[in-house]
Description: Predicted 3D model of a 74-nucleotide RNA (transfer RNA) from a Deltaproteobacteria bacterium. The prediction has a mean pLDDT of 81. It matches the Rfam family "tRNA". Gene Ontology term of the family: triplet codon-amino acid adaptor activity.
RNA sequence: CGAGGUGUAGCUCAGUCUGGAGGAGCGGCUGGUUUGGGACCAGCAGGUCGCAGGUUCGAGUCCUGUCGCCUCGA
Numbered sequence: 001c002g003a004g005g006u007g008u009a010g011c012u013c014a015g016u017c018u019g020g021a022g023g024a025g026c027g028g029c030u031g032g033u034u035u036g037g038g039a040c041c042a043g044c045a046g047g048u049c050g051c052a053g054g055u056u057c058g059a060g061u062c063c064u065g066u067c068g069c070c071u072c073g074a
Stems, first nucleotide, its partner, number of pairs: 001073007010026004020057001028044005050066005
C1' cells in the first nucleotide's frame, strides 16, 4: 500500500441477506420469598447501533468517507 472480516446495553452476542416498534443471556438495582445469604419469582434501569455525511416518508440494515481491532497478500 491492497483485499477480506469485524464494531449493537457493563460483558458475550442475535437482529443486516429482504429498510418498517432496538432485543436475548449474564451482570446491576428494587421488591417478594428466607433467621440471614444463595437459589427462585416479579418488576425496573441501562443504547446518540464506532464516527461523519448521503438516499428515503422511514436506516442498526442501503450508499460514500473515515477510525479502531483481526486475518491474508505485497